[in-house]
Context: one part of a larger RNA
Molecule: small-subunit ribosomal RNA, central domain
Organism: metagenome
RNA sequence: UUGGGUUUAAAGGGUGCGUAGGCGGAUUUGUAAGUCAGUGGUGAAAUCCUGCAGCUUAACUGUAGAAUUGCCAUUGAUACUGCUAAUCUUGAGUACAGUUGAGGUAGGCGGAAUGUGUAGUGUAGCGGUGAAAUGCUUAGAUAUUACACAGAACACCAAUUGCGAAGGCAGCUUGCUAAACUGUAACUGACGCUGAGGCACGAAAGCAUGGGGAGCGAACAGGAUUAGAUACCCUGGUAGUCCAUGCCGUAAACUAUGAUCACUCGAUGUAUGCGAUAUACAGUAUGCGUCUAAGGGAAACCAUUAAGUGAUCCACCUGGGGAGUACGACCGCAAGGUUGAAACUC
Numbered sequence: 001u002u003g004g005g006u007u008u009a010a011a012g013g014g015u016g017c018g019u020a021g022g023c024g025g026a027u028u029u030g031u032a033a034g035u036c037a038g039u040g041g042u043g044a045a046a047u048c049c050u051g052c053a054g055c056u057u058a059a060c061u062g063u064a065g066a067a068u069u070g071c072c073a074u075u076g077a078u079a080c081u082g083c084u085a086a087u088c089u090u091g092a093g094u095a096c097a098g099u100u101g102a103g104g105u106a107g108g109c110g111g112a113a114u115g116u117g118u119a120g121u122g123u124a125g126c127g128g129u130g131a132a133a134u135g136c137u138u139a140g141a142u143a144u145u146a147c148a149c150a151g152a153a154c155a156c157c158a159a160u161u162g163c164g165a166a167g168g169c170a171g172c173u174u175g176c177u178a179a180a181c182u183g184u185a186a187c188u189g190a191c192g193c194u195g196a197g198g199c200a201c202g203a204a205a206g207c208a209u210g211g212g213g214a215g216c217g218a219a220c221a222g223g224a225u226u227a228g229a230u231a232c233c234c235u236g237g238u239a240g241u242c243c244a245u246g247c248c249g250u251a252a253a254c255u256a257u258g259a260u261c262a263c264u265c266g267a268u269g270u271a272u273g274c275g276a277u278a279u280a281c282a283g284u285a286u287g288c289g290u291c292u293a294a295g296g297g298a299a300a301c302c303a304u305u306a307a308g309u310g311a312u313c314c315a316c317c318u319g320g321g322g323a324g325u326a327c328g329a330c331c332g333c334a335a336g337g338u339u340g341a342a343a344c345u346c
Base pairs, nucleotide, nucleotide: 004317005316006315007300008299012314014201015200016199017198021194022193023192025088026087027086028085030083031082033081034080035077036076037075038074039073040072041071042070049065050064051063052062053061054060091191092188093187094186095184096183097182098181099180100179103177104176105175106174107173108172109171110154114150115149116148117147118146119145120144121143125136126135162169163168206247207246208245209244210243211242215241216240220236221235222234223233258313259312260311261310262309263308266291267290268289269288270287271286272285273284274283277280295302296301319346320345321344328339329338330337331336
């Protein structure tokens, strides 16, 4: 490079927006760049291939042809691709009328629980475990009552639920804001799909500065367990967890399944709409699920939400280890991240 692949064997980028590029709906006009056909020129000779001939044969040689799949010029063809002009509405979008939801963001409010403080009642234990001990407690604990304060998380509802591009999102409420879906078929008229680079977002942990600190709790200390116990269990407990601003840019960032479009049996549940009939639902659209057939698959299984049948574009893989390491480069305050080998070895 060709070919083959990427749920689980190596392999889908964490996600989106989007530049270049690639690909692109229906009808007609022109053009003839790509494309196709004819003709002419050129494509040295030798070599290779084929026929015939010459050395007794062969190697070898001579001769004729073919080939040289290319390039240039010219004359045509116009289905397809391109370009040009015009038109269309199914793709895409807009408008109008509705609907939906833990979508986002900023503020306000709430109760339960926990801890602490003060005061009261009250007396000897509490706590913890497999059993204990460390710990707390006559300076009055635990328990209980009242009041106050603090921070964090929002029981039940709650679901195989819903929303979001992903990460993710859950008390109530207000402002701002994004989206999807349904209905009408009014408007635009291919405006589309994908997307190398690029830009933005991106759990947790971590970092910087300033706040905050109830509970939990790496590190750490002590008590147990044990042969030991740098653990599991217990008592404490610092960073952190929370807020604001700025970094980091990674995860089993998983559906281990890239995006978009078309096509291909049935059964059934559910969420949100629209709803003929007319009073609780046929049907239908969008989403989320379950079962099963064809088909696929090494199988497990997938199966209209495909891993089926096709099309376009991107990303990635090529034996195990060495190694996601070294070196270099870029990014970062750092931690580190991204890119990413080889020797050697089996």